[in-house]
RNA sequence: AGAGUUUGAUCCUGGCUCAGAACGAACUCUGGUAGCGUGGAUUAGGCAUGCAAGUCGAACGGGAUCAACCGAGUAGCAAUACCUGGUUGUGAGAGUGGCGGAUUGGGGAGGAACACGUGAACAACCUGCCCUUGAGUUCGGGAAAACCAUUGGAAACGAUGGCUAAUACCGGAUGUGGCGUCUGAGGACAUCCUCGGAACGCUAAAGGGGGCCGCAAGGCUCCCGCUCAUCGAGGGGUUCGCGCACCAUCAGCUUGUUGGCGGGGUAACGGCCCACCAAGGCCUACGGUUAGCUGGUCUGAGAGGAUGACCAGCCCCACUGGGACUGAGAUACUGCCCAGACUCCUACGGGAGGCUGCAGUCGAGGAUCAUUUGCAAUGGGCGAAAGCCUGACAAUGCGACGCUGCGUGGAGGAUGAAGGCCUUCGGGUUGUAAACUCCUGUCAUAGGGGAACAGGCGAUCUUACCUAAUACGUAAGUGAGUUGAGUGUACCCUAAGAGGAAUUGGCGGCUAACUCUGUGCCAGCAGCCGCGGUAAUACAGAGGCCAAGAGCGUUGUUCGGAUUUACUGGGCGUAAAGGGCGCGUAGGCGGUCUUGCGUGUCAAGUGUGAAAUCUCCGGGCUCAACCCGGAAAGUGCGCUUGAAACUACAGGACUCGAGUCUGGGAGAGGGAAUCGGAAUGCAGGGUGUAGCGGUGAAAUGCGUUGAUAUCCUGCAGAACACCGGAGGCGAAGGCGGAUUCCUUGAACAGUACUGACGCUGAGGCGCGAAAGCGUGGGUAGCAAACAGGAUUAGAUACCCUGGUAGUCCACGCCGUAAACGAUGAGUACUAGGUGUAGGAGGUAUCGACCCCUUCUGUGCCGGAGUUAACACAAUAAGUACUCCACCUGGGAAGUACGAUCGCAAGAUUGAAACUCAAAGGAAUUGACGGGGGCCCGCACAAGCAGUGGAGUAUGUGGUUUAAUUCGAAGCAACGCGAAGAACCUUACCAGGACUUGACAUCCUCGGAAUCCUGUAGAGAUACGGGAGUGCCUUCGGGAAUCGAGAGACAGGUGGUGCAUGGUUGUCGUCAGCUCGUGUCGUGAGAUGUUGGGUUAAGUCCCGCAACGAGCGCAACCCUUGUUGCCGGUUGCUAACAUUUAGUUGAGCACUCCGGCGAGACUGCCGGCGAUAAGUCGGAGGAAGGUGGGGACGACGUCAAAUCAUCAUGCCCCUUAUGUCCUGGGCUACACACGUACUACAAUGGCUGAAAACAGAGGGAAGCGAAAUCGCGAGGUUGAGCAAAUCCCGAAAAACAGUCUUAGUUCAGAUUGCAGGCUGAAACUCGCCUGCAUGAAGGCGGAAUUGCUAGUAAUCGCGGAUCAGAAUGCCGCGGUGAAUACGUUCCCGGGCCUUGCACUCAACGCCCGUCA
Repeated sequence: AGAGUUUGAUCCUGGCUCAGAACGAACUCUGGUAGCGUGGAUUAGGCAUGCAAGUCGAACGGGAUCAACCGAGUAGCAAUACCUGGUUGUGAGAGUGGCGGAUUGGGGAGGAACACGUGAACAACCUGCCCUUGAGUUCGGGAAAACCAUUGGAAACGAUGGCUAAUACCGGAUGUGGCGUCUGAGGACAUCCUCGGAACGCUAAAGGGGGCCGCAAGGCUCCCGCUCAUCGAGGGGUUCGCGCACCAUCAGCUUGUUGGCGGGGUAACGGCCCACCAAGGCCUACGGUUAGCUGGUCUGAGAGGAUGACCAGCCCCACUGGGACUGAGAUACUGCCCAGACUCCUACGGGAGGCUGCAGUCGAGGAUCAUUUGCAAUGGGCGAAAGCCUGACAAUGCGACGCUGCGUGGAGGAUGAAGGCCUUCGGGUUGUAAACUCCUGUCAUAGGGGAACAGGCGAUCUUACCUAAUACGUAAGUGAGUUGAGUGUACCCUAAGAGGAAUUGGCGGCUAACUCUGUGCCAGCAGCCGCGGUAAUACAGAGGCCAAGAGCGUUGUUCGGAUUUACUGGGCGUAAAGGGCGCGUAGGCGGUCUUGCGUGUCAAGUGUGAAAUCUCCGGGCUCAACCCGGAAAGUGCGCUUGAAACUACAGGACUCGAGUCUGGGAGAGGGAAUCGGAAUGCAGGGUGUAGCGGUGAAAUGCGUUGAUAUCCUGCAGAACACCGGAGGCGAAGGCGGAUUCCUUGAACAGUACUGACGCUGAGGCGCGAAAGCGUGGGUAGCAAACAGGAUUAGAUACCCUGGUAGUCCACGCCGUAAACGAUGAGUACUAGGUGUAGGAGGUAUCGACCCCUUCUGUGCCGGAGUUAACACAAUAAGUACUCCACCUGGGAAGUACGAUCGCAAGAUUGAAACUCAAAGGAAUUGACGGGGGCCCGCACAAGCAGUGGAGUAUGUGGUUUAAUUCGAAGCAACGCGAAGAACCUUACCAGGACUUGACAUCCUCGGAAUCCUGUAGAGAUACGGGAGUGCCUUCGGGAAUCGAGAGACAGGUGGUGCAUGGUUGUCGUCAGCUCGUGUCGUGAGAUGUUGGGUUAAGUCCCGCAACGAGCGCAACCCUUGUUGCCGGUUGCUAACAUUUAGUUGAGCACUCCGGCGAGACUGCCGGCGAUAAGUCGGAGGAAGGUGGGGACGACGUCAAAUCAUCAUGCCCCUUAUGUCCUGGGCUACACACGUACUACAAUGGCUGAAAACAGAGGGAAGCGAAAUCGCGAGGUUGAGCAAAUCCCGAAAAACAGUCUUAGUUCAGAUUGCAGGCUGAAACUCGCCUGCAUGAAGGCGGAAUUGCUAGUAAUCGCGGAUCAGAAUGCCGCGGUGAAUACGUUCCCGGGCCUUGCACUCAACGCCCGUCA
């Protein structure tokens, strides 16, 4: 000090959450020790039991008991015992009396208050014990407890009679004094105060103890008391200033209320109380809710916020409520009285009690201890003292509740042991960790020693004072002795032995720490974001790691972070937030000069701000926590003195703020009255005839009873075209024909007057569009509601025809709007440019314009500056000041309740529960739009041929089946994987078999390998027979191969294409996709790549904050079209020769083959263009503007396809999900779809003879000629050919004939018979031939496909696969068209731009209803 979370990404706003610290805590797991602290926060709920306030005999009457001594008596021999009397001592219990029970201790219910805090005041007061000083302490009296007697009652507790003492009570005396009355002087703001004076009046007391003298009485003396005064200390009472909660959805409260006069009362002032008089008083009052306040504590950088346990000060309370008494002090925690509730006792008549004291108990609660020890210390009460009392206190105990300290070992130790976990199988890690070796001994355990806390009390002795006194006593000193609960504690020593002592939470990010296994949106986790749907670092377990450590985590609460209530330190155009507008009250703020004062302000000094706490310094416990001492601080309040700038106040002056006056102008400013024309509608009349009207198209509607149209006349109401303008006026709402009257405001010019008169403005008052409401008018047009017609799936809408409130007027309500510039009002300052409206001045002119300057209003652009950005920018959202209003996450909600207003509608004010982690602003990249612009493509259009209808083939779906193996699914699956399922293939099904296996490597044993063959079986297989004896060798054996055996392993077309590689499809051969540097932007990003042209093209040119570059485009490659050269066999044949035949000789000219070249580049000319790129036309040329075709596919998209080509992670099977065999299936068939073939015929079919013309391929388990047989498929035979040599080979076309528009001489499905071929094998299930049969079909609905030239269409040929099996696929050539005006529309695409709440990106997002 920040971080996470809104988005595809960004900046901002804004909330939520986290990391920190703390706690009187609680809970989970765990738990060695010591010190110091701390512990009923909840039911101010109820309480058993014990204790918590007594003491004094030196105030008093007395005195049980016990002891000692003396005497008498009785018993006894006596000791002695008993009894009794006396003396002395002891002195229980109760009583009178005194002091104390008003302190200490507990709690926080009440109380919002002078209760508390702080600072003052009392000239308005009291004060026991204590201290100072002065004076006194005298003479008397009568009772009543105790006690005794009688007596009541269960008890508690009494009653009656009698006796008695006092420091109890009462009377008198005295009066240093005090008080009252009177009076003098001084002081004071004042009621009064201080110091005096005289006389009068009133006013006290108590004794006790020690010592000495004395018979006694009494005296002397000391001490403790008592009385009257007095000073003080400490304590208390009262008053005041200021401070100290929330709610205005509490706005008015108050009759002893406010004051006065006079009384009463009090210690004292006072309506504190009372009588009378006056009518005042208060205001965030009154009411409600909550709460003890403070020093402090926690947190925080601070300011603050929260809090008020322990400790300390104050207040209040004592079962609940009320009351007084006593007393110095109480309205009294363990006193009294009354009432009430509760509990207990009871003889039922009546009584007793008060733990919010210490322990303890029950209850309630998540939750809080011992019915301990002691007065040794500190403190308190009483006492002369010893002492007694003290649950205050001191100690101990219990609780990890907190803080702090210590320990659970230290050093060495690698074969990096074993085990665990992971693994790429090599290893890594746990890990010097352990074992092991050598040490140490803190704590705990045992034994021994052993403090401090002690001060007091006090025998004795000494001195001083008092005194007649060496006595008593007091004071000071000495000090024998004595006093410890904790405690045999702290501490020290000794002993043994690493022996007794580690957990908790976490490990996706925030946030330090990672892997395996299990699970499979299940179980679960989670503070926020979020994990989990088969490879989860997020669940659970394990290993490892991280953090803290006798604790750790969770929960709760507070502050912090949060500048998220902003004083320090925020905002309000669009994120939440400017009141709709004005006038104005209180309040706040306020121009220039000057004088005074000293309110605020500032400075110095001073008093106070309790102690403790905090901070600093020092000290004591071994350290620390803790404790002690000192300092500082306590930012506050009071007082004194000073300063006088600013501020306030008082006085004086000024003119620039503000206002008044004069002048000529501008204006839809407001109100009232009058007038006007156009249009509309209606009415009357004329002309006129069939429609009008309305719409995208219609219909409802109007019209032959005459509409619409048109002309004339009349009536009615409302609104005012043109001018008219981002022009004017007004505070806003708003204001528009003309004229008149009344009236407000503003601007300009002049500068005569007043002299700060100003600004803002909570409440308040007024104005306030439209709609709406009330009463009464008015109603032409328009028009909610309503009706009808359409549209539609529906259409309570949009469109049409009608139409009522209303719109208009008058008066009265309402009081709201996106009442917006989403921008409150005022003042001042801060670059410019350009319009426009009003005024003034200057220049110019005869004058008006023009031009210049200036003031005011109103617009646009723009610099600085501001802003999250957009934008604003002298009319600020800039820079400052003043005042007001308002905001604090989204939803719930501008809702509910309450209040006020309103006739009502409703308005104003205005929450919470609950719920979410966002909601939002601006801008960015894309995608999208039934947005725009430009452009392209067989995209449309123009054409040609089809598909969709029929039959067949083939694929798919579906259904069926034991199985119909699997995959492919819009385009981009469906004659696709499959370039070819009878067995095999084959993965599927049924049955039969095998289990180290059909296949690979290793080990052991045996046999060479191999060949021939028998039996059983469907076969796999099982059991046999025979032949054979190889190669290398170091003679051990080895290689290859076969068989048997054991285990490591093989095997899997099993799963996951959403774990993958590789390959492929698609957008798309579309022209795009990016980068470096620079620049711009807070940033995402932009620029470049946009723009003007051009292109098939991001192709090229020009321009430009861009300059360059890469992947694509193009070119380079193949093929085809022309040609030169070279080379001619198997090719060719012009010339020569030869022949049936390029057959042969010969030749290589031509064709052809195939190698190297040439050629085309907008190169040339002209037009257009910007002089460019380029384009149009032309020339030449075989070819002309990428010549045609192919290969070639950017960044990326579709979790596209494929685990069944192959490879591969993980999972799964292992006598089976592997392997072998036989048979079946993949070929099923009501049906649906895709792709093809053949047709429907005459541009045709059939027949015919001989008469044509290719290219590219293939061929040895092959192509197969010729010949021959067969109607044919084909058979026989086998020349030639591993092929420019041999073989396989054209059809359409052309010619001739026939058919004549028919289900045909079209079409050929289907079926029957007979054959052929391949193959162990054609039944399921092949192909072909012949004969026979002769189905549907007569050009195909909606819809839809391909193609722009050697293309479509049409014709045949070849090849791969293959034993056989193409209408499919891949190729080849033959014949060979039509059309393109054009880019409006459909589809797809590219670029620019715009909108957006989409970004999984329109198959998006989202609203409502229902489940």
The RNA shown here (small-subunit ribosomal RNA) has 1411 nucleotides and comes from an uncultured bacterium. Model confidence (mean pLDDT): 84 of 100. Its Rfam family is "Bacterial small subunit ribosomal RNA".